[in-house]
RNA sequence: CGCUUAGAUAGAGGCGCGGUAUUCAUCAGUACCCUCCGGCAAGGCCAGGCAGCCGCCGUUGGAGAAAGGGAACACCGCCGAAGCGCGGGAAGCUGCCUGGCUUUUCGCCGCUGGGUCGACAGAGAACAUCUGUCGGACUGUCACAAAAACUUUGUGAAGCGCUAUCAAUGGC
Repeated sequence: CGCUUAGAUAGAGGCGCGGUAUUCAUCAGUACCCUCCGGCAAGGCCAGGCAGCCGCCGUUGGAGAAAGGGAACACCGCCGAAGCGCGGGAAGCUGCCUGGCUUUUCGCCGCUGGGUCGACAGAGAACAUCUGUCGGACUGUCACAAAAACUUUGUGAAGCGCUAUCAAUGGC
């Protein structure tokens, strides 16, 4: 001096990801409440046990929600963005025990490059929507091969990836 490299910074993927506010529909003429009439003594409060509380169901008329979930739009933060699984904690489902469900939080252990379409399963009031698995084509990246002439095709891989710049120490 050159190559390589831990690492640092910046960046790309696109119907890209998450959050917040507003509006709208849905939930729903449902729940709850008042009221009319009729019927029943069994039941209801997530499942089981114990306890506690409540009469219950249908019906006439009146009044009439909310949460969770969603869409549109704007803004904010971003590109393991984030999501899911597993484990721990918290809140709710009348109280306690056992279990279950929903929401949320922590761990950062495991899986997923990305969205999209279909089937199935689960969540959900839901033919909305969300999540998972499998499959299809699409798309970004890299490697290899071929054609071709700087693009295309095929095969494969995974974000622990890829691109750009800088680069300690070490190695050659």

Predicted 3D model of a 172-nucleotide RNA (Lysine riboswitch aptamer). It was read from a public genome assembly, where an Rfam model found it. Of the family's consensus pairs, 100% are formed in the model. Model confidence (mean pLDDT): 77 of 100.